[in-house]
RNA sequence: CCAGGGGGCCGGGCAGCCGCGGACGCGCAAGCGUGCGAGGAAAGUCCGGGCUCCACGAAACGAGGGUGGCGGGUAACGCCCGCCGGGCCGGCUUCGCGCCGGUUCAGGGAAAGUGCCACAGAGAGAAUACCGCCGACGGCCCGGCAACGGGCCGGGCAAGGGUGAAAGGGUGCGGUAAGAGCGCACCGGGGUUCCGGCAACGGCGCCCGCACGGCAAACCCCACCCGGAGCAAGGCCGAAUAGGGGCGGCGCGCCCUCGCAAGAGGGCAGGGGUGUUUCGCCCCCGACCGCCCGGGUUGGCUGCUCGAGCGCACGGAGCAAUCCGUCGCCAAGAUGAAUGGCUGCCCUCGCGGGGGCCGGUCUCUCCCGAGGAAACGAGGGCGGGAUACCGCCCGCGAGACAGAACCCGGCUUACAGGCCCCCUGGCAUU
Numbered sequence: 001c002c003a004g005g006g007g008g009c010c011g012g013g014c015a016g017c018c019g020c021g022g023a024c025g026c027g028c029a030a031g032c033g034u035g036c037g038a039g040g041a042a043a044g045u046c047c048g049g050g051c052u053c054c055a056c057g058a059a060a061c062g063a064g065g066g067u068g069g070c071g072g073g074u075a076a077c078g079c080c081c082g083c084c085g086g087g088c089c090g091g092c093u094u095c096g097c098g099c100c101g102g103u104u105c106a107g108g109g110a111a112a113g114u115g116c117c118a119c120a121g122a123g124a125g126a127a128u129a130c131c132g133c134c135g136a137c138g139g140c141c142c143g144g145c146a147a148c149g150g151g152c153c154g155g156g157c158a159a160g161g162g163u164g165a166a167a168g169g170g171u172g173c174g175g176u177a178a179g180a181g182c183g184c185a186c187c188g189g190g191g192u193u194c195c196g197g198c199a200a201c202g203g204c205g206c207c208c209g210c211a212c213g214g215c216a217a218a219c220c221c222c223a224c225c226c227g228g229a230g231c232a233a234g235g236c237c238g239a240a241u242a243g244g245g246g247c248g249g250c251g252c253g254c255c256c257u258c259g260c261a262a263g264a265g266g267g268c269a270g271g272g273g274u275g276u277u278u279c280g281c282c283c284c285c286g287a288c289c290g291c292c293c294g295g296g297u298u299g300g301c302u303g304c305u306c307g308a309g310c311g312c313a314c315g316g317a318g319c320a321a322u323c324c325g326u327c328g329c330c331a332a333g334a335u336g337a338a339u340g341g342c343u344g345c346c347c348u349c350g351c352g353g354g355g356g357c358c359g360g361u362c363u364c365u366c367c368c369g370a371g372g373a374a375a376c377g378a379g380g381g382c383g384g385g386a387u388a389c390c391g392c393c394c395g396c397g398a399g400a401c402a403g404a405a406c407c408c409g410g411c412u413u414a415c416a417g418g419c420c421c422c423c424u425g426g427c428a429u430u
Stems, first nucleotide, its partner, number of pairs: 001426010012346007020037002023034004039401001043412002046410005051230004064226005069083005084107001085105008108221002113219002115215003130161002132157003137154007169187006188210001189208004194203003234302004244293006253268006270284005309329003313326005347399008358391003361386004366381003371376001
C1' cells in the first nucleotide's frame, strides 16, 4: 500500500432571506423582539421497567406463559460483561486433543414415565444375524484297522462385508474352533478420595471392562420468574340538542284493532268553548308545563417532560460490563400534529471535459556521477517534448435510512458517504 474480518464514532458545515410550532417579554390590538425546536435508529412494538387505573385479606397449591452452564452488572430483563464446558476453523508443535488465537452453542434432566427414529436395512432398542466366519460340543452319513479326514444337521460367533443420520467404545497385542473387554497396554468413558476455585469446573491418584443408542426446538420432569389493562391509562371542566331523574301544578281512566314485543291507530270517558238543557259541533289531553339535579357525546384543560437525565470534564474502584465522588449543563413537548424551503461559499462522492502556464509520471538531447581501458553505471541537474494515469482547473449531478406523540433500559431491522482502532493474509522496502 492492497484485500478480507471485527469493534467504536460521525452521519454534512457556515452565512443570508422567507416560513412553521411552543415558551418568555413588550403592546389596547395588529404585531414585534429574544431564545429553543427529532434520531442513532424517533422504526418493528420483540423483551424488561417506571407511571396510571382495575381486581385482590395473606400465603400456599394448581392452570397458563416464560427462562435454563457459573459468577458479576443492573431498577429489571430473554440484555451486557467476565469465566467454564462442548463443537468447528487456523497457527505452533516436544506431535500428546499439548499450547495459543478466532468463532459458535435453546449449554438443566434421556437411569421417573410415555412417544418418535422417514427411506434403506436381517435388525432402530434391555436390538439383530442377510452375506459371512467356525465345526470345539452333540447327532447322522461316507472313507479308513485305527488315529483321523470329509459332508450335512443341531449349534457357536459378531471379527469382516452390506444398509443407514445413527447398528452395544477405538487402536494394538494376546487369546480362541472361530470370535468377543474374554485378558492386557494406551486412548476415550463412568464413579470417587484429596487438592485448587465463590461457582460452573479443572488437576493428581485410585476404582470400574464399559453400563437400557439418539431426540426434551416431542409430551414430560426439575429449578426459578410472571395478576390484568394500557397515556385512546387516569384526573378535571363541561355548550346546543336528545334522553334520564326529582319536586310542584294539572291530569294521568276504560275499551277495541294491528303487532312476538316496543309501540302505533281508533273510540268512549275527562277538561274547555258555543248553545237554555239533553243532544250536537269545535278545540285540548292521554301527558304537558315550570324549576332543579346528575351522567354521557363533540370540545377544552391536565397527565407532559428535571429524569434509573446529559457531559470523550476531572478523580477513584474494577480484567470488563459498570459503579462512586466532584464539577458543569437543561437540550421538542406539539395534539391532525411544527421542526421546512431557496440562494451563495465550503466539504465528501460520482460522471464528463480541459490545457501543458503548475506538481507527479513518461520520453529525448546534453552535463555531473564512486568506479572502469571501454561498454556501462545507483542517482542528480539545465533544457525540449507528451498528456494514458494521479493531483490540478472547469462544468453537471448526488449527500443515505428515516421522522418524536407518556417516559426510560435493551434487542432486532434499515442506512449514501466518511473517520479511528484491532486482527488476518498478500506485495514492496529496511
The RNA shown here (Bacterial RNase P class A) has 430 nucleotides and comes from Pelagerythrobacter marinus. The source organism's lineage runs through Bacteria, Pseudomonadati, Pseudomonadota, Sphingomonadales and Pelagerythrobacter. Its Rfam family is "Bacterial RNase P class A". By type it is a ribozyme. Of the family's consensus pairs, 96% are formed in the model. It was read from a public genome assembly, where an Rfam model found it. The coordinates come from a structure-prediction model, not an experiment, and the mean pLDDT is 75.